[in-house]
Transfer RNA from a Candidatus Micrarchaeota archaeon, 72 nucleotides, folded computationally.
It matches the Rfam family "tRNA". Its family is annotated with triplet codon-amino acid adaptor activity in the Gene Ontology. Rfam's curators write: Transfer RNA (tRNA) molecules are approximately 80 nucleotides in length.
RNA sequence: GCCCCUAUAGUUCAAUGGAUAGAAUGCUGGCCUCCGGAGCCGGCGAUCUGCGUUCGAAUCGCAGUAGGGGCG
Repeated sequence: GCCCCUAUAGUUCAAUGGAUAGAAUGCUGGCCUCCGGAGCCGGCGAUCUGCGUUCGAAUCGCAGUAGGGGCG
């Protein structure tokens, strides 16, 4: 330098172009309990950036950024 893959909650992962973007874990409040770090109920929290396509984009296209892999 060229090619390919990946980027979503603090973390690990889901999500046919159409639902309020979901689950686990985490954090937090409450209940329960002799106690809680266990159990139960609730709350908080995210689509890497920009532009485009579309009635509608996490999803498709282009460019960029970051990470990983391959070739030279």
Lineage of the source: Archaea > Nanobdellati > Microcaldota.